[in-house]
Source information: The RNA shown here (c-di-AMP riboswitch aptamer (ydaO/yuaA leader)) has 135 nucleotides and comes from a Peptococcaceae bacterium. Taxonomically the source falls in Peptococcaceae (Bacteria, Bacillota, Clostridia, Eubacteriales). Of the family's consensus pairs, 96% are formed in the model.

RNA sequence: UCAACCAGAACGCUGAGUUCUUUUACAGAAGCGGGGGACCCGAUCUUUGGGGGUGAAUCACGGGAUAAUUCCGUGUAGGGUUACCUUUAAACCCGAAUCCGUCAGCUAACCUCGUAGGCGUGUAAAGGAAUAGCC
Numbered sequence: 001u002c003a004a005c006c007a008g009a010a011c012g013c014u015g016a017g018u019u020c021u022u023u024u025a026c027a028g029a030a031g032c033g034g035g036g037g038a039c040c041c042g043a044u045c046u047u048u049g050g051g052g053g054u055g056a057a058u059c060a061c062g063g064g065a066u067a068a069u070u071c072c073g074u075g076u077a078g079g080g081u082u083a084c085c086u087u088u089a090a091a092c093c094c095g096a097a098u099c100c101g102u103c104a105g106c107u108a109a110c111c112u113c114g115u116a117g118g119c120g121u122g123u124a125a126a127g128g129a130a131u132a133g134c135c
Stems, first nucleotide, its partner, number of pairs: 011120004018030004031115006041105001050103001051100004059075005078094005084128006
C1' cells in the first nucleotide's frame, strides 16, 4: 500500500412485520398485512385423481437412485437489487418454504389472526423533484 475475514455503530436491502403507552404483561393501542363471512353477481359440475390459503416462487424437459419417495441439472411464468422518483440500457440474483384438514367463489355488517426471520448492494444516460452554499 492492497486484499480478505471478524466485531461495533450508522446507513441500507428483502418482507405486512413499524411506532407509541403502561400496571413490563401469554399486556393495550395506532399503522400495515392476512383469513373467514350476505343480497347481487359468478359457478352450476365438482367431489382421493381431494380441495384451499400465505408467498414472486409457477410450469416444462432431462438424468440418477430406490421397495417407494427424497436427489441433481437445464430452462421458464413471475419477482428483486444496482442508495431521491420514473423510464431506458447493462450487470448480478431469487424462482423457496409452509399452513388448513375433507372444508371455504366474490362479499357490506360482523368475526378473527400476524406484526417475524434473514441479509450487505452501489454502472450509466434522460426527464423530474428536493436540499445546501454563494451572489